[in-house]
c-di-GMP-I riboswitch aptamer, 87 nucleotides, folded computationally. It matches the Rfam family "c-di-GMP-I riboswitch aptamer". Rfam's curators write: GEMM was predicted in a large-scale screen for bacterial structured RNA regulatory elements. Of the family's consensus pairs, 95% are formed in the model.
């Protein structure tokens, strides 16, 4: 340098809920708060999943499907980077 792993110490992030703003809604951003996370750091113009919204068409009891836009990186695989320590 690269790989693997994560007992301990330093730091670090921040589920669910609660407010406040933002949105048509999935959601987000602050603030509190911790279930958790060795990448829970970026990437949604890298693919799939999942969500929501418009519009068609099928059904018409719930609800399917195709198109177009948005979400979500704490659902998976990839891509770029990066802290302690061990091996």
């Nucleotide at each position: 340098c690269c790989u693997u792993c994560a007992a301990a110490a330093a730091g670090g992030c921040a589920a669910a809920c609660c407010c406040a703003u933002c949105g048509c809604a999935a959601g987000a951003u602050g603030g509190g708060g911790a279930c958790g996370c060795a990448a829970a750091g970026c990437u949604a113009u890298a693919g799939g999943a999942c969500c929501c919204u418009g519009c068609a068409c099928c059904a018409u009891g719930c609800g399917g499907u195709a198109c177009a836009g948005g979400g979500c990186a704490g659902c998976c695989u990839g891509g770029c980077u990066g802290c302690u320590g061990a091996a």